[in-house]
Context: one part of a larger RNA
RNA sequence: UGUUAUGGUGCCUGACGGGAACGACCGUAUAGUACGAGAGGAACUACGGUUGGUGGCCACUGGUGUACCGGUUGUUCGAGAGAGCAUUGCCGGGCAGCCACGCCACACGGGGUAACGGCUGAACGCAUCUAAGCCGGAAACCCACCUGGAAAAGAGGCACCGCUGAGGUCUCUCGUAGAAGACGAGUUCGAUAGACUCGGGGUGUACGCACCGAGGCAACGAGGUGUUUAGCCCGCGAGAACUAACCGACCGAAGC
Numbered sequence: 001u002g003u004u005a006u007g008g009u010g011c012c013u014g015a016c017g018g019g020a021a022c023g024a025c026c027g028u029a030u031a032g033u034a035c036g037a038g039a040g041g042a043a044c045u046a047c048g049g050u051u052g053g054u055g056g057c058c059a060c061u062g063g064u065g066u067a068c069c070g071g072u073u074g075u076u077c078g079a080g081a082g083a084g085c086a087u088u089g090c091c092g093g094g095c096a097g098c099c100a101c102g103c104c105a106c107a108c109g110g111g112g113u114a115a116c117g118g119c120u121g122a123a124c125g126c127a128u129c130u131a132a133g134c135c136g137g138a139a140a141c142c143c144a145c146c147u148g149g150a151a152a153a154g155a156g157g158c159a160c161c162g163c164u165g166a167g168g169u170c171u172c173u174c175g176u177a178g179a180a181g182a183c184g185a186g187u188u189c190g191a192u193a194g195a196c197u198c199g200g201g202g203u204g205u206a207c208g209c210a211c212c213g214a215g216g217c218a219a220c221g222a223g224g225u226g227u228u229u230a231g232c233c234c235g236c237g238a239g240a241a242c243u244a245a246c247c248g249a250c251c252g253a254a255g256c
Stems, first nucleotide, its partner, number of pairs: 007161006016148004022052008035040001053106005061100004068093005073086005095235001109143003116136004164254001167251004172186004192244003196239004200234004208227005215220001
């Protein structure tokens, strides 16, 4: 672009494709049964488990966590507080996220057959699974299962919306998405992002001040206690329009 009224939104159908996902082992029952003179000694099936693999997830456990908090060494700046550099300087913790060492799932079954085993059964009065006919029979095949899939030209279906500009794209605020495109959310009739408040969470009790403090003539003084469940911080949740989603541009059909 098309799919023969038109556009949009949502939900389907499923021609035809892709994947296939499950594998192995152990235990218990079956059962000391069938079988066997005995010695010995199964299986169908049911249940439970282990392991390899596949897919998914982050409540738990654990790893990471160069956001963050604390301790500390050398050095530099600084009156101090605090800060820079040294692999994140090193060390101790650690939310979210991402992960595995953690967690979850990975049937049963149906159908037609192969080799093969049979039934009935003639040619050939018997016999014969086969010539006619029929039954059973595989981790393989088809279905079932996961998934793509109206451009399936036989180009599908259903529901709703618009009656004036539906709707879409760009711009703009963003991320559950992401190499670019794409995808998803929002754009004041608004919680999309930021700031704020509250909640939740990480670290572990800040600076300053007061007192204590071995020693010292004194100045001073590592450190301790209190103020302090502190201080600092948050990729989380909610609330709430304070700030910014402004201003706009383009495409655009039916109908009147």